[in-house]
Context: one part of a larger RNA
RNA sequence: GGACGAACGCUGGCGGCGUGCCUAACACAUGCAAGUCGAGCGGAGGUACUGCGAUGAAGUUUUCGGAUGGAAUCGGAGUACUUUAGCGGCGGACGGGUGAGUAACGCGUGAGCAACCUGCCUUUCACAGGGGGAUAACGGAUCGAAAGAUUCACUAAUACCGCAUGAGACCACGGGGGUGCAUACCCCAGGGGUCAAAGGAGGAAUCCGGUGGAAGAUGGGCUCGCGUCCGAUUAGAUAGUUGGUGGGGUAACGGCCUACCAAGUCAACGAUCGGUAGCCGACCUGAGAGGGUGAUCGGCCACACUGGAACUGAGAGACGGUCCAGACUCCUACGGGAGGCAGCAGUGGGGAAUAUUGGGCAAUGGGGGGAACCCUGACCCAGCAACGCCGCGUGAGGGAAGAAGGUUUUCGGAUUGUAAACCUCUGUCCUUGGUGAAGAGAGGAAGACGGUAGCCAAGGAGGAAGCCCCGGCUAACUACGUGCCAGCAGCCGCGGUAAUACGUAGGGGGCAAGCGUUGUCC
Repeated sequence: GGACGAACGCUGGCGGCGUGCCUAACACAUGCAAGUCGAGCGGAGGUACUGCGAUGAAGUUUUCGGAUGGAAUCGGAGUACUUUAGCGGCGGACGGGUGAGUAACGCGUGAGCAACCUGCCUUUCACAGGGGGAUAACGGAUCGAAAGAUUCACUAAUACCGCAUGAGACCACGGGGGUGCAUACCCCAGGGGUCAAAGGAGGAAUCCGGUGGAAGAUGGGCUCGCGUCCGAUUAGAUAGUUGGUGGGGUAACGGCCUACCAAGUCAACGAUCGGUAGCCGACCUGAGAGGGUGAUCGGCCACACUGGAACUGAGAGACGGUCCAGACUCCUACGGGAGGCAGCAGUGGGGAAUAUUGGGCAAUGGGGGGAACCCUGACCCAGCAACGCCGCGUGAGGGAAGAAGGUUUUCGGAUUGUAAACCUCUGUCCUUGGUGAAGAGAGGAAGACGGUAGCCAAGGAGGAAGCCCCGGCUAACUACGUGCCAGCAGCCGCGGUAAUACGUAGGGGGCAAGCGUUGUCC
C1' cells in the first nucleotide's frame, strides 16, 4: 500500500447492486417449511332437481260426521354437482441447512469396470386371456386421563395371489463363428426349464395408463495412477492382520463376511501415533514465482439431539420416516405417553459482533394431477444495518467598503477571506400534485414488488459535513495553559518555565458520507 462476512470511537443526506451468528454441531415457546391424485377404489356426508310413500296447515264446501285442497315436514330412491377420513399410486432419497466428524480414493485431476445398478423421460419390438381369496374404511362391542389399542361382522380396487400365453429375458446344456486385456467377451442358430400384465375417462374418435424385452439419456456405485497441513521431544506398526482355497453375501469386484491353509503386509521415499482441518472451482495479495484464505455463488463429501439398527423403495442405512438405548425437556388421572429449528422467521444463552415471528406463488424452478388446479419460508420481493462497492448531492456565477467578529502582532499590520453579507440564477436530491410502466410467453386472463421506477408540473438555497492529522519518517505552525506533572507515542522519541511532539484556540494539511483505531492476511 492492498484486502475483510469485520468490530469499536466520532459523525451521518440519497440511490443502485451485493452482503449480514466467523462465538455455543448450546437449549428452544409459537407459526409456517411436502404434498398431491375422486379420471385407481369402496364408503361417509352436503347442496340442487326429479318422481314415490307417510303425515298433512291455510283456504273452499258441509247434512257439522266429513269431503276437497295441497303449503310445510319426514323417509327411502335416482340424477347432477361437491367435500374427503381410509385403501391405493406417485412424491416425502429432490429442494433447503450446517461443517461436528473426516488427513480419507474424502476431495482434485486423469484413467478403468471383460465386476455394476438406474424410477420418471426418449426411441423401438411384442403383449394384456381367464380366475381367486382377503383387508382398511364404514357398522357393532370394549379398554384407556391421554397417546392409542383390542375384538366381532361386512365390502372395493390400477391393492394382493394362483392359472394360461410367452421371447432374442433368465437358468443349466451342448454346437458353430469372431475378437481380446489374464480371468474371458461378443454374435448366430438348437432343444429343455422358469417368469408378465390393469385398468380409467369419454357418446365416440381417441387419450392417459399396464406387462416383458432392446437401445439411449440422466443419475449413481466400485477400482486404480498422481497430488493433498504440522510434529521424529511419535520408530517401529499389524491377527482378518497379508495372501490362497471352499462357501456366503452384494446391483457389482473384494477379508466385505466365514471355515481351513500359508506367514505374510506396511515403514526413514516417514509406517504407526499425536495435533489441526471439510476438499475444490475460486477469493485476497504479489511484476511474477509464491504466500494466505476456503464467507456469499457453483461442484463434491459428511452430518441431522447422542449412539446403534434395519424396513420400505429404482434410489435411504432416510433433517421435518420406523425401532432400540442414552441424556435432556414437556404432559399425566402416576398406570403411561410426547418431542428433536445445523429449514424460514423468532426466543433465551454465549459473544466485540451479525437482520423481520413481513408479502407473494406474478416470474424461474420443483412435487402431484389428463386438466382446472393444489402445495412449495426453494425462489421472487419488501423490511432492518454506511457492513461493502459504485454513483449523486450538500448549490452555481458575480461580489473588496478586503465589513463585523475571531486569532495574532514589531501596534504599522497580517490572517480568516470572495469566505460572508448582497445581486443574478439553477433544481440533481427534497416536498406536494398529476400521469404511470417493462418484467406476461402463440391468442385471452393473471404482477407480490407497487401507484414502485420513469415522466410532467409547482414550491423553495431552502432540509443535507464530518473525521483524522500538522517534531522527523509524512502533506500541514502559531498563541496560550501546563512544568519529567498532567499527558502523548507506529518507530525514533516529546514533557524538569519561552513545548511547531501534552491540553485548548486560531490557522493549515489529508480524506470525505465517511474518517480514524484495533484485529487478521499478502
Molecule: small-subunit ribosomal RNA, 5' domain
Organism: uncultured bacterium